[in-house]
RNA sequence: GUUCUUUCACGGCUUAAGCCGUCGCCCCUUCCUGGGCGUCGGCACGGGGAAACCAACUUCCCCGAUCGCAAGAUCGGGGACGGGGCGCAUGGCCGCGGGCAACCGCGGACUAGGUCACCUUCCAGGACCGAGCCCGUCAGCUAACCUCGUCGGCAUUUGGAAGGGUGAUC
Numbered sequence: 001g002u003u004c005u006u007u008c009a010c011g012g013c014u015u016a017a018g019c020c021g022u023c024g025c026c027c028c029u030u031c032c033u034g035g036g037c038g039u040c041g042g043c044a045c046g047g048g049g050a051a052a053c054c055a056a057c058u059u060c061c062c063c064g065a066u067c068g069c070a071a072g073a074u075c076g077g078g079g080a081c082g083g084g085g086c087g088c089a090u091g092g093c094c095g096c097g098g099g100c101a102a103c104c105g106c107g108g109a110c111u112a113g114g115u116c117a118c119c120u121u122c123c124a125g126g127a128c129c130g131a132g133c134c135c136g137u138c139a140g141c142u143a144a145c146c147u148c149g150u151c152g153g154c155a156u157u158u159g160g161a162a163g164g165g166u167g168a169u170c
Stems, first nucleotide, its partner, number of pairs: 012154003018043004023038005044150006054140001059080009082138001083135004091110001093108006113129004118164007
C1' cells in the first nucleotide's frame, strides 16, 4: 500500500415495522452526561373483520344409459379444481415427469409489478427482485364498532439540471 473477515460507534437502504415520555434494574463517568433491557403511557405508521346501498350467485374430465340425422341435451356413477388474507412478487408460452383425461409437480426464457442513498420532478446510463408465508370450508364493498402488528434482511449508495430541506464550519 492492497485484499478479505470479525466487532463497535455514527449515519444510510429495504420493509408498516418507528418517535417521545414515566418508573425499575444494569453498565460507563470525579461530576455532568450518556447507553442497554424491561413495564406502563402517548403519538405515529400499517393490516384484518364488520351494516345499509350497490355488486355477485360455480366449473371441467372420464364411463354408462336414454333422446336426437348430427351437433348436442338429460340422468346416474367416479374423478379434478374450494374460497380467502399479507406482500412488488402477476401472467401466459416452452420443455420434462405422473395421469385415459380434467389436472398436479419440476425447470427455462420472458413478463404485469417493484427497489436503488436528504426529498420531488426531468434527462441520460446501469444493476437487481419478480419470493415466501398464513387462515382453515369461512369473510365482496362497507359507516359506527371490534381487533392485530411495529418483525426481519442488508452494503445496492451512477451522473447532470431545477426547486425545496437539513447538518457542520466560519
A computed fold for a 170-nucleotide RNA from an uncultured Opitutia bacterium, annotated as c-di-AMP riboswitch aptamer (ydaO/yuaA leader). It matches the Rfam family "c-di-AMP riboswitch aptamer (ydaO/yuaA leader)". From the family's description: This family represents a conserved RNA structure found upstream of the ydaO and yuaA genes in Bacillus subtilis and related genes in other bacteria. The ydaO/yuaA element is thought to act as a genetic 'off' switch for the ydaO and yuaA genes in its native state. It is believed that the element may be triggered during osmotic shock leading to activation of ydaO, a predicted amino acid transporter gene, and members of the yuaA-yubG operon which code for KtrA and KtrB K+ transporters. Model confidence (mean pLDDT): 77 of 100. It was read from a public genome assembly, where an Rfam model found it. Of the family's consensus pairs, 96% are formed in the model.